Predicted 3D model of a 71-nucleotide RNA (transfer RNA) from Pyxidicoccus parkwayensis.
Its Rfam family is "tRNA". Rfam classes the family as a transfer RNA. On this family, see Hou, Trends Biochem Sci 1993: "The tertiary structure of tRNA and the development of the genetic code". Rfam links the family to the GO term triplet codon-amino acid adaptor activity.
The source organism's lineage runs through Bacteria, Pseudomonadati, Myxococcia, Myxococcales and Pyxidicoccus.
Its mean pLDDT, the model's own confidence on a scale to 100, is 81.

RNA sequence: GGGGCCAUGGCUCAACGGGAGAGCGCUCGGCUUGCACCCGAGAUGUCCGGGUUCGAAUCCCGGUGGUUCCA
Numbered sequence: 001g002g003g004g005c006c007a008u009g010g011c012u013c014a015a016c017g018g019g020a021g022a023g024c025g026c027u028c029g030g031c032u033u034g035c036a037c038c039c040g041a042g043a044u045g046u047c048c049g050g051g052u053u054c055g056a057a058u059c060c061c062g063g064u065g066g067u068u069c070c071a
Base pairs, nucleotide, nucleotide: 001070002069003068004067005066006065007064010024011023012022013021018054026042027041028040029039030038047063048062049061050060051059
């Protein structure tokens, strides 16, 4: 320098172009003498910019970052 893959809550990952979710974690409440377990509730979100579309996490273009291969 070039190619591939990836970027979604704090972490690890899901999500046929139409309702953004799970596990763990966090907060509050219940339970307990207390802690833990367990039960209930809650907060936190699509890397950035543009385009296509009635509608974009998803498709297209550019950028940034990570990873890997080639040189």